This is a predicted complex of two RNAs, RNase P RNA and transfer RNA, with 482 nucleotides together.
This record gives sequence, C1' cells and structure tokens, in this order.
RNA sequence: UGGGCUGGCCGGGCGACCGCGGCCCCGACCUCCGGGUCGGGGGCGAGGAAGGUCCGGGCUCCACAGGGCAAGGUGGUGGGUAACACCCACCCGAGGUGACUCGCGGGACAGUGCCACAGAGAACAGACCGCCACGGACGCUCCGGCGGCCGCGGUAAGGGUGAAACGGUGGUGCAAGAGACCACCAGCGUCCCGGGCGACCGGGACGGCUCGGCAAACCCCACCUGGAGCAAGGUCAAGAAGUCCGGUGCUCGCACCGGACGCGCGCACGUCCGAGGGCUGCUCGCCCGAGUGCGCGGGUAGAUCGCUGGAGGCGGCCGGCAACGGUCGUCGUAGAUGGAUGGUCGCCCCCCGGUGGCCCGCGAGGGUCCCGGGGACAGAACCCGGCCUACAGGCCAGCCCGUCCG
RNA sequence: GCCGGUGUAGCUCAGUUGGUAGAGCGUUCGCCUUGUAAGCGAAAUGUCGCGGGUUCGACUCCUGUCACCGGCUCCA
Repeated sequence: UGGGCUGGCCGGGCGACCGCGGCCCCGACCUCCGGGUCGGGGGCGAGGAAGGUCCGGGCUCCACAGGGCAAGGUGGUGGGUAACACCCACCCGAGGUGACUCGCGGGACAGUGCCACAGAGAACAGACCGCCACGGACGCUCCGGCGGCCGCGGUAAGGGUGAAACGGUGGUGCAAGAGACCACCAGCGUCCCGGGCGACCGGGACGGCUCGGCAAACCCCACCUGGAGCAAGGUCAAGAAGUCCGGUGCUCGCACCGGACGCGCGCACGUCCGAGGGCUGCUCGCCCGAGUGCGCGGGUAGAUCGCUGGAGGCGGCCGGCAACGGUCGUCGUAGAUGGAUGGUCGCCCCCCGGUGGCCCGCGAGGGUCCCGGGGACAGAACCCGGCCUACAGGCCAGCCCGUCCG
Repeated sequence: GCCGGUGUAGCUCAGUUGGUAGAGCGUUCGCCUUGUAAGCGAAAUGUCGCGGGUUCGACUCCUGUCACCGGCUCCA
C1' cells in the first nucleotide's frame, strides 16, 4: 500500500419557540370529602431491531391425582442457562492458498416403501452392442483355413443409458473373462493396545474381498412437552325484561317513590336410568354436577388493579479457554387504551453531486471555501432471554494473503 | 395486541404414498347463419406469491419472507 476474514460499537449534536402523554408541586373554585375543573411551574418521555410472532421462560386462569396410547418437538460430544430449536468450547465432514466459513450432524445389516424418463438390467440386478467356445447349413479358398448367418452357452474387462450400474491401479490366470488369485491403495466389520470426561483420534492383527441412495418418506432409538393466553385474570359501576320487599296515595287494584335480586324468547338434550363439564387430543380411572348446546333479539361500550424493580444496566475484583457464574460498589424517571414522544427555525456534524473559485504539487492527487441535494430501517402496548428479517452512513480492534521499499 | 387460515391460467377453483399441472367460465381462430346469439371443432394460455435448502427430481417436504382474509370484550 491493494484485497480479504472475524469480533465489537455508534446510528446525528446543541439551542429557541409552539404542541402532545404520564408523574410531582403550588394557587383558585366546586365537593356527595373519594376527588374533580381551571391556571402556573418542574422534571421525564422508543429501538438495535421496539418489527416478524419463529422458539423458550416468568405471570394468570383452567377442581394442585394419576396411568396408558396418540400427537408434536429436539437430534455429533461436553458445558452454560430459569429455559430453549439459543450461546460457548471441542469432534467429524465439506469449501478456501490462508485468516476463516458452512453443515436439520442419531439409525438405511429392525421392518415397510420409493428410485419417474432413458436403459438389456435399478438392488444381494443385468447379456443390447461387443469378446469367446461349441454345433449347424452356406460362400470363398493358394486346401492350412477364413468370412458373415442361425442356434445354444460362457463372460460384467470395454461401449452405450442414467442422478445412481455391485471397489480402484497393475499383474497372474483364462477359450474370452472375472477378487478367481496376488501386490499396493480406499472402504467395511470384529478384536487388542494407547490417548481423551466424551464425541472421537493414533497404531496393530484378523476376516470375507466390498454391503447403492432417500429417514426435511413411514418408521426405530434416546430425550423433552398439559391447555390457553394480559382482549389472561380480579374488583367496582352502569343498563336491559321483569320478580320480590317496604312506604305513600286513592276511584281498592292500580299509580308513584325507595331498595334488593338481576337480560329475555324459541328448539333440542337432561335433573341420580344423570345431560354436560374438568384432569383441554383419545381412553381407563377419578372428581364436579343441574343445567348445557344452538338460534333469534335486547342492553352496556365505563373505571380500576394486573402495569412495570427486573433471570435489570454499568464498573472493579475473583473463578473459567469461553459462553457464563460469584462478590462488592453504583445507577434507578415511557406506561398510552383510538392509543403521547411531533413540527418550524438557527448553528454545527456526516455523505453525495458540481463543467464552480483559491492554494499546494512536474503529475496522479490533496487542502479550503461556495452552490445544490440528502441523513436510513423503522416506531413501545404484560415483561424478559434468543433467533430471523430490514437498515443511509460511520468508528474501533485483532488476524490472513499479496505487492513495493529498506 | 393475541390466535388461525389462504396464495395455482384473465376469473372461480381441483391437484397425496414427490415423477414435470388440469376443470368450468372467459379469449382467439374456423364451421354453421343473410347477420348475431346459441351450437360444433380446434388453439393459446402458468416464474404454482417470492428467496434459500433437502432430493436425481419439489405445487407437494423443511425454512425465511411478502401480501390478503377471518375470529377473539362484558351481561355469558
């Protein structure tokens, strides 16, 4: 100096004015003493992904009783964690000169299934061409044979088909061939030795010579999982058809006032010969049990709790290769409910364009000023841990490969 | 906010042990008719919403993403 790999971080700043949502304080007025209305002031107010809702948990409810089956998920090993499909380290395989990256990475000698088209043959297969032996008739002949044709066999070395054709190379052998046999190599299985917590690695001996792929097909093995979700769930208020109680009035069965309970109608099933519900798939078993299901209509569209302090952030030290854990100190401030965090202006910062000025330089180019344009992706809604996806522009650190100079 | 579903020809939809995608309506052309409609015959139609992966091979299986649709308050 050119190119690349990995990890981490930021993602506009300051000020003024106007506006919005919570919280706190002060004052005035009202009050059924709970608070409400108005005015003023103070402080706070989105993110690395708040997003997609793909996993995992907390929390809440479904009588805190379970067994079996089904269904779903995970899938090298060891660790981390509240948990995970996440993270860390390592192993194996693949790619790269390398830093490093990628892998849904258990089992295809438990079983079942699939492998279209092409091809002779697609799973312990297969003679289409070829090669070779034998037999037959025929043709040619220099009588030694040669040639094609037919039949019946041998052969997996060669051609051809295919994504895939039952080890590779060389030799022996043979009529031609073939792990038929031999040497080396690759792979598989069994046993032994050594290392490692383990996945696995290194070495040796023997064996038959060799066993296709797909499990993101069913399946088998090991492990895990109850269901729903803050519109969960709790409390209060309001209203609707009426019923009951009390009081008052009178024309004595109606009207008014107050209070309590509380929507109505139809159909079907059912009230111990038990519907239905719960253990949220099914079943056994157990429990609750007088209402349940469907349809039509009516009323209310409120308040409050849950609601933000947590597996929390930052810093130091200790343990660990690391993920992470322990301990000490310190910080502490969004909580809306038709849903607030915005707008305008000024100065600055960054980026892009200019055939624009000035300066430096032989030059490539650099510095500075001016003009114009731009500053992304996107926005909390119960809360966390992850993954994935989107993103203008910029910063830092470590490492790898090259080029030049010394 | 939470939960569930769909995407295939111009439109409405089929498509199962993964093997190269169809039906109806519509469109175009021809026949029939004096002409039109109806009828008859033929043809064209496709990034299977988009990207990646598994596989020899994907509408189908896995995964990411985009768009659209539906349901979910209380008296209950």
The prediction has a mean pLDDT of 79.